[in-house]
Molecule: SAM riboswitch aptamer (S box leader)
Organism: Flavobacteriia bacterium
RNA sequence: AACUUAUUAAGAAAGGUGGAGGGACAAGGCCCUACGAUACCUUGGCAACCUAGUAGAUUAAUCUAAAAAGGUGCCAAUUCCGAUUCAAUAAAAAUUUAUUUUUGUUGGAAAAGAUAAGUG
Numbered sequence: 001a002a003c004u005u006a007u008u009a010a011g012a013a014a015g016g017u018g019g020a021g022g023g024a025c026a027a028g029g030c031c032c033u034a035c036g037a038u039a040c041c042u043u044g045g046c047a048a049c050c051u052a053g054u055a056g057a058u059u060a061a062u063c064u065a066a067a068a069a070g071g072u073g074c075c076a077a078u079u080c081c082g083a084u085u086c087a088a089u090a091a092a093a094a095u096u097u098a099u100u101u102u103u104g105u106u107g108g109a110a111a112a113g114a115u116a117a118g119u120g
Stems, first nucleotide, its partner, number of pairs: 002119007013043005021032003028081002044075003049071003054065004079112001084109012
């Protein structure tokens, strides 16, 4: 590299460096940005995946609660929305007159990505 499992609508910002685009990738949309973004550094914070520990339940596996010492992670917007697919529904068009197509809305799924733990 790749694979497996879990999560992915919650949460959490100040200072410094620097000086142009940025929000992973895709039509399109939307947003952030010289009142200095993205990025990097420091400090602070959030969370509770793993390790260690506490209390309770359970025969046990395990579950629940509080905490936060260590390893990660994260701190604009649902992973910003979204290409695909399925269902429901509304409108329009076409014709074969009960079907098809297009567009919109709502909901679900998938894919891709991210993070953790493990395999390798």